Context: one part of a larger RNA
Molecule: small-subunit ribosomal RNA, 3' major domain
Organism: uncultured bacterium
RNA sequence: UGACGGGGGCCCGCACAAGCGGUGGAGCAUGUGGUUUAAUUCGAUGCAACGCGAAGAACCUUACCAUCCCUUGACAUCCAGAGAAUUUACUAGAGAUAGUUUUAGUGCCUUCGGGAACUCUGUGGCAGGUGCUGCAUGGCUGUCGUCAGCUCGUGAUGUGAAAUGUUGGGUUAAGUCCCGCAACGAGCGCAACCCCUAUCCUUAUUUGCCAGCGCGUAAUGGCGGGAACUCUAAGGAGACUGCCGGUGAUAAACCGGAGGAAGGUGGGGACGACGUCAAGUCAUCAUGGCCCUUACGGGAUGGGGUACACACGUGCUACAAUGGCAUAUACAGAGUGCUGCAAUACCGCGAGGUGGAGCGAAUCACACAAAGUAUGUCGUAGUCCGGAUCGGAGUCUGCAACUCGACUCCGUGAAGUCGGAAUCGCUAGUAAUCGUAGAUCAGAAUGCUACGGUGAAUACGUUCCCGGGCCUUGUACA
Numbered sequence: 001u002g003a004c005g006g007g008g009g010c011c012c013g014c015a016c017a018a019g020c021g022g023u024g025g026a027g028c029a030u031g032u033g034g035u036u037u038a039a040u041u042c043g044a045u046g047c048a049a050c051g052c053g054a055a056g057a058a059c060c061u062u063a064c065c066a067u068c069c070c071u072u073g074a075c076a077u078c079c080a081g082a083g084a085a086u087u088u089a090c091u092a093g094a095g096a097u098a099g100u101u102u103u104a105g106u107g108c109c110u111u112c113g114g115g116a117a118c119u120c121u122g123u124g125g126c127a128g129g130u131g132c133u134g135c136a137u138g139g140c141u142g143u144c145g146u147c148a149g150c151u152c153g154u155g156a157u158g159u160g161a162a163a164u165g166u167u168g169g170g171u172u173a174a175g176u177c178c179c180g181c182a183a184c185g186a187g188c189g190c191a192a193c194c195c196c197u198a199u200c201c202u203u204a205u206u207u208g209c210c211a212g213c214g215c216g217u218a219a220u221g222g223c224g225g226g227a228a229c230u231c232u233a234a235g236g237a238g239a240c241u242g243c244c245g246g247u248g249a250u251a252a253a254c255c256g257g258a259g260g261a262a263g264g265u266g267g268g269g270a271c272g273a274c275g276u277c278a279a280g281u282c283a284u285c286a287u288g289g290c291c292c293u294u295a296c297g298g299g300a301u302g303g304g305g306u307a308c309a310c311a312c313g314u315g316c317u318a319c320a321a322u323g324g325c326a327u328a329u330a331c332a333g334a335g336u337g338c339u340g341c342a343a344u345a346c347c348g349c350g351a352g353g354u355g356g357a358g359c360g361a362a363u364c365a366c367a368c369a370a371a372g373u374a375u376g377u378c379g380u381a382g383u384c385c386g387g388a389u390c391g392g393a394g395u396c397u398g399c400a401a402c403u404c405g406a407c408u409c410c411g412u413g414a415a416g417u418c419g420g421a422a423u424c425g426c427u428a429g430u431a432a433u434c435g436u437a438g439a440u441c442a443g444a445a446u447g448c449u450a451c452g453g454u455g456a457a458u459a460c461g462u463u464c465c466c467g468g469g470c471c472u473u474g475u476a477c478a
Stems, first nucleotide, its partner, number of pairs: 001478002003475003007472007015462002019426005026317008034308002042053002064303007073126001077125002079122005086104001089101001090099003108115002128292002131290003137286002139281003142277001144275001149188006155164001157162001168179003194269004199237006209226002213224003240263001243257005319419001323378007335366003340359002345354003385416001390411007432454007
């Protein structure tokens, strides 16, 4: 100087408390451990692994296993020889592949030697490796933590390690600012500058809008037209403790008020200092070293990753009446669409099919938002709750749904009556609850990412638990 203390002081955080809803019990989905297996590829392992890499394993993916094949190789470059490239069919085979089987084909440039591109054969320099080492590394990332810290120059102090500044008195979300002070300044962080959102103005007026004036319809901005309003999207305005009162050291600041759409960081996002964990990743990629080279490389078919006594994590659906069911009916936002989205119509109980208007989309489509509201019914029951499981029949995607897809219909109708010890999230348009869209994607979400609808309760307080910051103290620790 640090680190640590079941030392002290001050302070903060959904850390506790006050509340609301969950997890832990059930069924299922998904990940992991374990076990099993020919293989169940590999990685991630307290917080910070476990709906994680994977924004999507039937084949492919795929790295694993079994079997069948190849050896200058699927890919790159150099050399030699031959042939334009390319292409049809047949046979054998699970296919890869094989047959010097078979059909069509003679192009471009040329100094007529040949050359360019491509294919085949051969030779070796080489290719190849998702093989090992993240404790050899780059890059990227997590975490403490959006915590308020981490340092430097010069000066002055100390023999020196170092210290001072950065401590102290106030204050702040903040090493934020003020005052004081052997310090004076500065840098990386904080804040601001950036984006979205809340109010207004100007400009613009189509595909969006419709107040006023007409036309028309069963009805609809449908039409003429309009530029007010909404929206859209570009530019501005606005918030700064600016104003007033009080407290304070006359300071910084704090409390209250006015005006205002918004008030003291308005709300949200992006943004992550010096460093810590030899944290994670050699399987995104790159890369040192080591290892394999007729195999640890390459191709193919089938299988596996989907196994199942069990244990754990994360979710979905429930156990019902603030509900289930039936009928009627209202209101979003944000997205996506040409290998695409697909309307009206017709067929089917339905998944869906037929067909194809329109739309590269503020024009058309996906697309009915759902919870809500109105009426009826059920009457506390393992039920008109709950939907697992199983039987049958189908639809769609796709060469192909057996291992192993999603969905539909009929039947079946399991556990479950609110969950022990324990434990998690959340402070406002939040929690809870309701639906919608997108990425990936042929198909395959209860996951993920976004979007809006409805919309709470509680916070006395900081004694205690956890984590963190500053000062101080002890130490046989570095």